[in-house]
RNA sequence: UGUCUUCAGGGCAGGGUGAAAAUCCCGAUCGGCGGUAUAGUCCGCGAGCCGUUUUGUGGCUGACCUGGUGAAAUUCCGGGACCGACAGUGACGCAUUUACUUGCGAAGUCUGGAUGGAAGAAGACG
Numbered sequence: 001u002g003u004c005u006u007c008a009g010g011g012c013a014g015g016g017u018g019a020a021a022a023u024c025c026c027g028a029u030c031g032g033c034g035g036u037a038u039a040g041u042c043c044g045c046g047a048g049c050c051g052u053u054u055u056g057u058g059g060c061u062g063a064c065c066u067g068g069u070g071a072a073a074u075u076c077c078g079g080g081a082c083c084g085a086c087a088g089u090g091a092c093g094c095a096u097u098u099a100c101u102u103g104c105g106a107a108g109u110c111u112g113g114a115u116g117g118a119a120g121a122a123g124a125c126g
Base pairs, nucleotide, nucleotide: 001126002125003124004123005122006121007120014026015025016024028109029108030084031083032045033044034043035042040082041081048060049059050058051057052056064080065079066078067077068076086112087111088110092105093104094103095102
């Protein structure tokens, strides 16, 4: 350096209200890959969304402070926070109507695309 194979994402227990809620409320719980002192919150990437004629490529894409140890840690230890693609459902919220209604928004954990793809990891052979 080439070919091939395998692998490559987790999670609402319990309780409240109710005819009905893993969607509301209390509470619980989860954390892809590479880099770097061990990272969901630093840097980069993947996934996802939008554009483009396929390839390719462009754009968008969440969240952290504090004390300690140390040569070195936004990564460890103590404390307190915060975040979570797209589509669907949704008893909630906001707006609207005299009212019926209508519009918009609403799940990290449910359903779906996905028995998919992939950052990459390991291995075999040349």

A computed fold for a 126-nucleotide RNA from uncultured Flavonifractor sp., annotated as FMN riboswitch aptamer (RFN element). The model forms 100% of the base pairs in the Rfam consensus. Its Rfam family is "FMN riboswitch aptamer (RFN element)". For this family Rfam cites "Regulation of riboflavin biosynthesis and transport genes in bacteria by transcriptional and translational attenuation" (Vitreschak et al., Nucleic Acids Res, 2002). The source organism's lineage runs through Bacteria, Clostridia, Eubacteriales, Oscillospiraceae and Flavonifractor. The coordinates come from a structure-prediction model, not an experiment, and the mean pLDDT is 84.